The RNA shown here (Bacterial large signal recognition particle RNA) has 266 nucleotides and comes from a Chloroflexota bacterium. Rfam family: Bacterial large signal recognition particle RNA. Its family is annotated with signal recognition particle, plasma membrane targeting and SRP-dependent cotranslational protein targeting to membrane, signal sequence recognition in the Gene Ontology. The family's RNA type in Rfam is non-coding RNA gene. Model confidence (mean pLDDT): 78 of 100. Lineage of the source: Bacteria > Bacillati > Chloroflexota.
RNA sequence: CCGUGCUAGAUGGGGAGCUAGCGGUGCCCUGUAACCCGCAAACCGCUAUAGCGGGGUUGAAUUCCCGCCGGAGGCGGUUCGUCCAACGGGACUGCUAGUACCGAGUGGUGUUGAGGAUUGGGUCCUGCGCGGCAGAAGUCCAUGAACCCCGCCAGGUUCGGAAGAAAGCAACGGUAAAUGGAGCCUUCUGGGUGCCGCAGGGUCGCCUGGUCGGAGCCAACCGGGCUGGCAAGCUGGGUGGGCGGCUGUCGAUGGUGGGUGCGCGG
Numbered sequence: 001c002c003g004u005g006c007u008a009g010a011u012g013g014g015g016a017g018c019u020a021g022c023g024g025u026g027c028c029c030u031g032u033a034a035c036c037c038g039c040a041a042a043c044c045g046c047u048a049u050a051g052c053g054g055g056g057u058u059g060a061a062u063u064c065c066c067g068c069c070g071g072a073g074g075c076g077g078u079u080c081g082u083c084c085a086a087c088g089g090g091a092c093u094g095c096u097a098g099u100a101c102c103g104a105g106u107g108g109u110g111u112u113g114a115g116g117a118u119u120g121g122g123u124c125c126u127g128c129g130c131g132g133c134a135g136a137a138g139u140c141c142a143u144g145a146a147c148c149c150c151g152c153c154a155g156g157u158u159c160g161g162a163a164g165a166a167a168g169c170a171a172c173g174g175u176a177a178a179u180g181g182a183g184c185c186u187u188c189u190g191g192g193u194g195c196c197g198c199a200g201g202g203u204c205g206c207c208u209g210g211u212c213g214g215a216g217c218c219a220a221c222c223g224g225g226c227u228g229g230c231a232a233g234c235u236g237g238g239u240g241g242g243c244g245g246c247u248g249u250c251g252a253u254g255g256u257g258g259g260u261g262c263g264c265g266g
Stems, first nucleotide, its partner, number of pairs: 001266006009058003012030004020047005035055005064259006073250006080244006087237001089235002092233002094230006101224003105221002107218003116212008124201006130194002133190006139182005149174003157166003
């Protein structure tokens, strides 16, 4: 050096998560020439030589081991940038409510006399009167008592010798209580009573008249101020999230350099 048979090893790796930790199942990335069966998320197996059990293939190298490069992708951090969401706040803009404040722009009013001053009346209260209404009583009319109301009392009755006298029913006339009516008049009482009268009081709030005086007055609209509301715009606050930047960490395929055992035969 060649051939042949073995062995270690390999037969995917990685991230997050789970876990005291390791590995697996499930998720994600990478990747394939990259075995099969059984087990398992309230999970399964194991313990630093850290899946277990069973069966295959390959095998000392393009495939195993180590270093370096590279960096798909994951995870963490960030007083960084940007966007979004909901929350709670409001100096400002906007909208809106109130205002006993300001202005007098619009408008109204005013020399046919404003604001102001003064004086009277009304509105308000008390008393009296008058009227009206209502009620009651009186008044007037009608009816109205078998007897126990009146008058007059036929008949009849009683007393008397008689003259005569007496009581008295009905009828008739009248009346009381009562009933009904009238509504002219009188009295009393009452009020959700009156374009009514008289007297007194009170108020300067409102209405109205007179007088003085001689130019402003009102504030509906508008503008401003003040006090609130809404949170559309905007803004600042904390929170959460997406993307990006920076940073930390792990890191696949891949690239590159190196390393790797035993037997037999030639």